RNA sequence: GGCCGCGACACGGGGUGCUGCGCGCGGAUCGCGCAGCUGAGAUCACACCCGGAGAACCUGAUUCAGGUAAUGCUGACGAAGGGAUGUCGCGGCAUGGCUGC
Numbered sequence: 001g002g003c004c005g006c007g008a009c010a011c012g013g014g015g016u017g018c019u020g021c022g023c024g025c026g027g028a029u030c031g032c033g034c035a036g037c038u039g040a041g042a043u044c045a046c047a048c049c050c051g052g053a054g055a056a057c058c059u060g061a062u063u064c065a066g067g068u069a070a071u072g073c074u075g076a077c078g079a080a081g082g083g084a085u086g087u088c089g090c091g092g093c094a095u096g097g098c099u100g101c
Stems, first nucleotide, its partner, number of pairs: 001095001002093009011051004017037008057082003063076004
């Protein structure tokens, strides 16, 4: 000096849906509040997830199948096409150079 794992720091990437009730309203698919569903997260958080990828997330997709009160709720699609990284520390593995005996 190399590879792997873990960690720290810094920087960066990403999502925010569905339903019920109340209020606003002529009415509402819109706004606000409360509650319910799934989830790590359901907006503003100093949170959460993710940073080289078989899954953070986006696209295809107003897709297909199943299921639900409903929904990216689950699966398929999917080894698809895209997608955000540096530094340091610790441990392990293999190997090279130099020096001494």
Background
The RNA shown here (TPP riboswitch aptamer (THI element)) has 101 nucleotides and comes from Kineococcus aurantiacus. The prediction has a mean pLDDT of 77. The source organism's lineage runs through Bacteria, Actinomycetota, Kineosporiales, Kineosporiaceae and Kineococcus. Rfam family: TPP riboswitch aptamer (THI element). About the family: Vitamin B(1) in its active form thiamin pyrophosphate (TPP) is an essential coenzyme that is synthesised by coupling of pyrimidine and thiazole moieties in bacteria. The previously detected thiamin-regulatory element, thi box was extended, resulting in a new, highly conserved RNA secondary structure, the THI element, which is widely distributed in eubacteria and also occurs in some archaea. Analysis of operon structures identified a large number of new candidate thiamin-regulated genes, mostly transporters, in various prokaryotic organisms. The THI element is a riboswitch that directly binds to TPP to regulate gene expression through a variety of mechanisms in archaea, bacteria and eukaryotes. through a variety of mechanisms in archaea, bacteria and eukaryotes. Its family is annotated with thiamine pyrophosphate binding in the Gene Ontology. RNAcentral holds the sequence, with entries from Rfam.